[in-house]
RNA sequence: CGCGGGGUGGAGAAGUGGCAUCUCGCCUGGCUCAUAACCAGGAGAUCGCGGGUUCAAGUCCCGCCCCCGCAACCA
Numbered sequence: 001c002g003c004g005g006g007g008u009g010g011a012g013a014a015g016u017g018g019c020a021u022c023u024c025g026c027c028u029g030g031c032u033c034a035u036a037a038c039c040a041g042g043a044g045a046u047c048g049c050g051g052g053u054u055c056a057a058g059u060c061c062c063g064c065c066c067c068c069g070c071a072a073c074c075a
Base pairs, nucleotide, nucleotide: 002070003069004068005067006066007065010024011023012022013021018055026042027041028040029039030038048064049063050062051061052060
C1' cells in the first nucleotide's frame, strides 16, 4: 500500500432517510426491622472528525482518524 468489518449515554448492544431505543450500571422514592430482590420515577449519547446530498442524515455519498480481521510483503 490492498480487501472486509466496526466506532451510538458509564459498560454492552439495537436502530426502514422522519421524536435516538433496549439490557446492565448510577441517582431518587416505595416496599422491608435492615440489606438484597422487586416496583415506580429520573439523570446521562449534538451517534469517531470534517464536508456533501436532502425539506429532513446515526442511516446515503466523499475525505480523514482510530480499533479488529484477512491478504500481501519481510530471512
The RNA shown here (transfer RNA) has 75 nucleotides and comes from a Candidatus Veblenbacteria bacterium.
It matches the Rfam family "tRNA". It is annotated as a transfer RNA. Rfam links the family to the GO term triplet codon-amino acid adaptor activity.
Its mean pLDDT, the model's own confidence on a scale to 100, is 82.
The RNAcentral record of the sequence draws on ENA and MGnify.